[in-house]
RNA sequence: GGCCCGAUGGCGAAGUAGUAACGCAGCGGUCUGCAAAACCGCGAUGCAGGGGUGCAAAUCCCCUUCGGGCCU
Numbered sequence: 001g002g003c004c005c006g007a008u009g010g011c012g013a014a015g016u017a018g019u020a021a022c023g024c025a026g027c028g029g030u031c032u033g034c035a036a037a038a039c040c041g042c043g044a045u046g047c048a049g050g051g052g053u054g055c056a057a058a059u060c061c062c063c064u065u066c067g068g069g070c071c072u
Base pairs, nucleotide, nucleotide: 001071002070003069004068005067006066007065010024011023012022018055026042027041028040029039030038048064049063050062051061052060
């Protein structure tokens, strides 16, 4: 230098056009003499940053950043 893969809440992780599952952690509640466990609820200044396409973008296209891999 070229090519490929990845970046989603505090952590892990699904979703690949129609408005973001699930688990763990955290916080609030119920229960309990207190606690643990169990059960219920809450949480993403909107998906690495910017631009484009489109009625609509985490999802498609372009550029950039960061991480991993392959080739020379």
Predicted 3D model of a 72-nucleotide RNA (transfer RNA) from a Candidatus Parcubacteria bacterium.